A computed fold for a 72-nucleotide RNA from an archaeon, annotated as transfer RNA. Its Rfam family is "tRNA". The prediction has a mean pLDDT of 82.
Formats: sequence, structure tokens, C1' cells
RNA sequence: GCCUGUGUAGCUCAGUGGUAGAGCGUUUGCCUUGUAAGCAAAGGGUCGGGAGUUCGAAUCUCUCCGCAGGCU
Repeated sequence: GCCUGUGUAGCUCAGUGGUAGAGCGUUUGCCUUGUAAGCAAAGGGUCGGGAGUUCGAAUCUCUCCGCAGGCU
């Protein structure tokens, strides 16, 4: 330099055009003599930035940025 993949909650990830979710973690409550475990609830997101297509974009297209891999 070229090509490919990837970017979504604190972490690991799902969601392939129609109101953004799960597990773990965090907080609170219940339980316990107390802690852990268990049960219940709550909080947490400009879906990497910008532009385009569309009635409608996390999702499709372009560009930029970060990360990973491959080729030279």
C1' cells in the first nucleotide's frame, strides 16, 4: 500500500428495514444471627463519527476513525 472482518449497556454478545434485548456485573428490597447463595425489582444506550437511500435505518449504500486478520 491492497483486501477481508468487526464496532450495540460497565463486560461478553444477540438483534439482517417497523417502539433496542439477553447473560454476567451494579444498586435496592426480601430471606439469614451475619456473609455468601437464592428470590424480586430498579437503574444503565445520541447502536463508533458523518452523509445518502427509504414513509421508516442498529440493519442497506458511501466515506472517515478505531480494532483484528490476511497478502505484498